[in-house]
Molecule: transfer RNA
Organism: Clostridia bacterium
RNA sequence: GCCCCUGUAGCUCAGCUGGUAGAGCAUUUGACUUUUAAUCAAAGGGUCUGGGAUUCGAAUUCCCACAGGAGCA
Numbered sequence: 001g002c003c004c005c006u007g008u009a010g011c012u013c014a015g016c017u018g019g020u021a022g023a024g025c026a027u028u029u030g031a032c033u034u035u036u037a038a039u040c041a042a043a044g045g046g047u048c049u050g051g052g053a054u055u056c057g058a059a060u061u062c063c064c065a066c067a068g069g070a071g072c073a
Stems, first nucleotide, its partner, number of pairs: 001072002004069004010025004019056001027043005049065005
């Protein structure tokens, strides 16, 4: 330099053919327990890497950047 993949909650990741964003773990609260742990229930936490475009509507499509990774030279 060329090409490909990835970027979504504190962490690991889902998210179909564009239609109001989810799970597990973690955290907090409550229940249970002599206490802790475990178990059960609930809650909080997101401008979906940034900007622009298309569309009634974009995490999803297109363009340009940024960051990380693999390959070729």